[in-house]
RNA sequence: GCCCCUAUCGUCUAGUGGCCUAGGAUAUCGCCCUCUCACGGCGAAGACCGGGGUUCGAGUCCCCGUAGGGGUA
Numbered sequence: 001g002c003c004c005c006u007a008u009c010g011u012c013u014a015g016u017g018g019c020c021u022a023g024g025a026u027a028u029c030g031c032c033c034u035c036u037c038a039c040g041g042c043g044a045a046g047a048c049c050g051g052g053g054u055u056c057g058a059g060u061c062c063c064c065g066u067a068g069g070g071g072u073a
Base pairs, nucleotide, nucleotide: 001072002071003070004069005068006067007066010026011025012024013023018056028044029043030042031041032040049065050064051063052062053061
């Protein structure tokens, strides 16, 4: 250089173009429980890598980037 794959809450992940106003686990914070802590219960905040395109509608499809991984001389 060329080819392929991946990118979603702090972390790990689900998501067949319309149930997505994006779900779950864990972590964090608050409340309850307890003499206190832990455990447990309830609740809160928290994410679609960037830009364009297709479409009535895009996290999802296409293009160009960026970052990471793999293959190839």